[in-house]
This is a predicted structure of a 75-nucleotide RNA (c-di-GMP-I riboswitch aptamer) from uncultured Trichloromonas sp.
Its mean pLDDT, the model's own confidence on a scale to 100, is 88.
RNAcentral holds the sequence, with entries from MGnify.

RNA sequence: GAAAAGGGCAAACCCAGGGCAACCUGGCGACGCAAAACUACGGAUCCUGAUCUACAGGACAGCCGGGUUACCGAA
Numbered sequence: 001g002a003a004a005a006g007g008g009c010a011a012a013c014c015c016a017g018g019g020c021a022a023c024c025u026g027g028c029g030a031c032g033c034a035a036a037a038c039u040a041c042g043g044a045u046c047c048u049g050a051u052c053u054a055c056a057g058g059a060c061a062g063c064c065g066g067g068u069u070a071c072c073g074a075a
Base pairs, nucleotide, nucleotide: 001072008033009032014027015026016025017024018023031062037068038067039066041065042064043063045059046058047057048056049055
């Protein structure tokens, strides 16, 4: 992040399974993505429990920011 080249990932819906749930896994399928690779560190949002005003646990990175790594290569 321009033009390319080689490619990569895979939203929603639906099906099967797991979970109290958020959500996750696999299949189908492509809305999109130059990190839509990894990471739960800080926010935001969501779930469960508890509450009177302070918490506990969980989810989520394809919400924002941070950290780590990676292909190509013009200004």